């Protein structure tokens, strides 16, 4: 360091499951914001779009 076989069909996209899609990595991707940095403040289970499930919150029965 080449060649040749065999083996593996992946992770991740601020919390959860599942589809369908997009994007991005393998050297990684990723690993929320602001701000007086505090015993603060604020969104929100999505990347993105639907279901379920859990959490707020109101309004009927």
């Nucleotide at each position: 360091a080449g060649c040749u076989a065999a083996a593996u069909a992946g992770g991740c996209g601020g919390u959860g499951g599942a589809g369908u899609u997009c994007g991005c990595c393998a050297u990684a991707a990723c690993c929320g914001u602001c701000u007086u940095u505090a015993u603060g403040a604020c969104c929100a289970a999505u990347g993105a779009c639907u279901c379920c499930u859990g959490c707020u919150a109101g309004a009927g029965a």